[in-house]
Context: one part of a larger RNA
């Protein structure tokens, strides 16, 4: 100097504390561990592994495993030496992979000597490897942490590691700021500067809008106008403690007020300092080095990655009247669309067919927003709550839904009556609820990632737990 302490002051943080609505008990989906298994491919493993790599295992993905098969090789490059256009299409054997056969085809440039492209075949140098090391490594990611902290030059101090600066009074979300001071600068961090979002304004007026005029329909910006409004995207105003007041040694600032769409970093977003954990990852990519080469490489068909006495994690539907059922009537934003999104219409209970209108999309379509709100049954019950889990009958995608898909319709109707120790998320347009969309994708969502609708409750405070940051005080540690 550090680093620890069931030392000590000061501070902050969904850390407690006040509150709300979960997990933990069911049923199911999902990942793990175990276990099995021919295999149930491999990584992630305390916070920071477990709805994680994976934004989508029927074949394909596939790395595993039985079994058929290849060995200059599925993909690439070069050299020698033989041949031939490649393609294209049919037959036979076979699970395909492949092996054999037939038909068509005869490339370009030429001084006719050859030359070059493509293509088989042989030989040979190289290839290949999702083999192992992530403790050989780059890159890249998590994390403490968006914590406020980590240094550096000169000067000064001490024999010296090192100190000073960065401590101290104050004050902040902040090493933010101010004052003070053997320090005086300064770098990387904090703010800001970048998008979103809240309010005006100008430009600009279509595919969006409709106040005013006129037409016109059962209706509808539907026409014809308008540029007002709304909205669409460029571009500018605005918020600075800038004004008052009060506190206070001043100064930063700290309460409170007024104006204002908005007030004291206005919300949210990206943005992560030296560094820590030999943190994760050789299976995104690169790579040293071991390692294999008729196999750890490749090609194929069929499994299996979906097994199941169990365990734990993350969810998703509930156990019910703030509710279920039917019936009617509103109101989003944000996105996607060309071998796609697909409308009226017509058929079917219904998943869905038929048809094909329109739309390269502010123009058309995915679209139905749900919950809300109105009537009206059901009245506390294993029920007109819950829907697992079975049978049987269909739909669709795809060579192909048995192992292994999604979704309909009839029946069926399980367990579950609010959940032990324990644990979890969140302070506001937040939680809780309720639909929408999208990306991956032929098809498959209770996962993610976006979006908007409703719209709470509580926080006295910092004693305690947890993490964290400064002083300072022990130490037989480094």
């Nucleotide at each position: 100097u550090g680093a620890c302490g069931g030392g000590g002051g000061c501070c902050c943080g969904c850390a407690c504390a006040a509150g709300c609505g979960g997990u933990g008990g069911a049923g199911c989906a999902u990942g793990u561990g175990g276990u099995u298994u021919a295999a149930u491919u491999c990584g992630a493993u305390g916070c920071a592994a477990c709805g994680c790599g994976a934004a989508g295992a029927a074949c394909c993905u596939u790395a595993c495993c039985u079994g058929g098969g290849c060995u200059u090789g599925a993909a690439c490059u070069g050299u020698g030496g033989c041949g031939g256009a490649c393609c294209g299409u049919c037959c036979u054997a076979g699970a395909a992979a492949u092996a054999g056969g037939g038909c068509u085809u005869c490339c370009c440039c030429u001084u006719c000597g050859g030359g070059g492209g493509c293509u088989g075949c042989c030989a040979u140098a190289g290839a290949g490897g999702u083999g192992c090391u992530g403790c050989a490594u780059g890159g890249c990611u998590g994390u403490c942490g968006u914590c406020a902290g980590c240094u550096c030059g000169u000067g000064u101090c001490g024999u010296g590691a090192g100190a000073u600066g960065u401590u101290g009074g104050g004050u902040u979300a902040a090493g933010u700021c101010c004052c003070g001071c053997a320090a005086c600068g300064a770098g990387c961090g904090c703010a800001a500067c970048c998008c979103c979002u809240a309010u005006c304004c100008c430009u600009a007026g279509u595919u969006g809008c409709c106040a005013u005029c006129g037409g016109g329909u059962c209706a509808u910006g539907c026409c014809g106008g308008g540029a007002a409004c709304u909205c669409u995207a460029g571009g500018g105003a605005g918020a600075c403690u800038g004004c008052c007041c009060c506190g206070g040694a001043a100064a930063u600032c700290g309460g409170g007020g007024a104006g204002g769409a908005g007030g004291g970093u206005g919300g949210g977003g990206a943005u992560g300092a030296c560094g820590u954990c030999a943190a994760g990852u050789c299976c995104u990519c690169a790579u040293g080095g071991c390692c294999u080469u008729u196999a750890u490489g490749u090609c194929c068909a069929g499994g299996g990655c979906u097994a199941c006495a169990c365990a734990c994690g993350u969810g998703c539907u509930a156990c019910a009247a703030u509710g279920g059922g039917c019936g009617g009537c509103a109101c989003a934003a944000a996105g996607g669309g060309c071998u796609g999104c697909g409308a009226a219409g017509c058929c079917g209970c219904g998943a869905g067919g038929c048809a094909g209108a329109g739309c390269u999309a502010a123009u058309c379509c995915c679209a139905a927003a749900a919950a809300u709100c109105c009537g009206u049954c059901c009245u506390c019950a294993g029920u007109c709550c819950g829907g697992a889990u079975u049978g049987c009958a269909g739909u669709c995608u795809g060579c192909a839904a048995c192992u292994c898909g999604a979704c309909u319709g009839c029946a069926u109707g399980a367990a579950g009556u609010u959940g032990g120790a324990a644990u979890c998320g969140c302070u506001a347009g937040u939680a809780a609820u309720c639909c929408c969309a999208g990306a991956u994708c032929a098809g498959c969502a209770u996962g993610c990632u976006g979006g908007g609708g409703u719209g709470a409750a509580u926080a006295c405070g910092u004693u305690c737990c947890c993490g964290g940051g400064c002083c300072u005080u022990g130490u037989a540690c480094a």
Molecule: small-subunit ribosomal RNA, 3' major domain
Organism: uncultured bacterium